[in-house]
RNA sequence: CCUCGAUAAAGGCAAUCUGGUCGCAAGGCUGGUGUCGCAAAGCCGAGGGUCGCAUCGCACAUGCCAUGCGAUAGCCUGGCUGCCGAA
Numbered sequence: 001c002c003u004c005g006a007u008a009a010a011g012g013c014a015a016u017c018u019g020g021u022c023g024c025a026a027g028g029c030u031g032g033u034g035u036c037g038c039a040a041a042g043c044c045g046a047g048g049g050u051c052g053c054a055u056c057g058c059a060c061a062u063g064c065c066a067u068g069c070g071a072u073a074g075c076c077u078g079g080c081u082g083c084c085g086a087a
Base pairs, nucleotide, nucleotide: 004085005084012038013037017032018031019030020029021028022027036074042080043079044078046077047076048075049072050071051070052069053068054067055066057064058063
């Protein structure tokens, strides 16, 4: 240094619930909580998945398909960066 990840050490993050706030929505931001959990649960929507909204078509079952615009990095792949150091 690479791989790897310990009943190690020092720290970190935050699911859920909840106050506020933004958004048609999916969901985001922020405060509190923290018992779900995480070695990249740090960052990036590039590919796939899932979810929302609008429109077209089919169906008339309230669903399916296509396109567009969004959401999700705590779904997977990929890219960038990074703490510690037992075996």